[in-house]
RNA sequence: UUCUUAUCCAGAGAGAGGGAGGGACUGACCCUGUGAACUCUCGGCAACCAGCCCAAGGCGAAAUGAGUUUUUCCCAUAGCAUGGUGCUAAUUUCAGAGGAAUGAACGAAGAUUCCAAAGAUGAGAA
Repeated sequence: UUCUUAUCCAGAGAGAGGGAGGGACUGACCCUGUGAACUCUCGGCAACCAGCCCAAGGCGAAAUGAGUUUUUCCCAUAGCAUGGUGCUAAUUUCAGAGGAAUGAACGAAGAUUCCAAAGAUGAGAA
């Protein structure tokens, strides 16, 4: 970088450096010298991946005449937050090429909803 897949109306900021931009793109609208991007430190959020734990349940094993009991291991739809990421203004800030449905006598414009596309992040693959 490309492909596949899941999620995206919840949540969570202080300090130091820096010194004019930032919110992907376009338009709008915002944030910003009461200090943007970016870097560092310390926090926080979340629970995607790994890990840990483990209910019910399951395959075994042992004991017992049997009912049954004990137990290794497996195991999440419950948890933890140890490691790897991510995130920490505004719903992905809002809208945006396309498709479908609703609506309408028909057509166009417009509207609403959904899908797709685009983007972000994780995981896997090339």
This is a predicted structure of a 126-nucleotide RNA (SAM riboswitch aptamer (S box leader)) from Oceanobacillus bengalensis. Taxonomically the source falls in Oceanobacillus (Bacteria, Bacillota, Bacilli, Bacillaceae). The sequence was found by an Rfam model in a public genome assembly. Its Rfam family is "SAM riboswitch aptamer (S box leader)". From the family's description: The SAM riboswitch is found upstream of a number of genes which code for proteins involved in methionine or cysteine biosynthesis in Gram-positive bacteria. Its family is annotated with regulation of gene expression in the Gene Ontology. The coordinates come from a structure-prediction model, not an experiment, and the mean pLDDT is 81.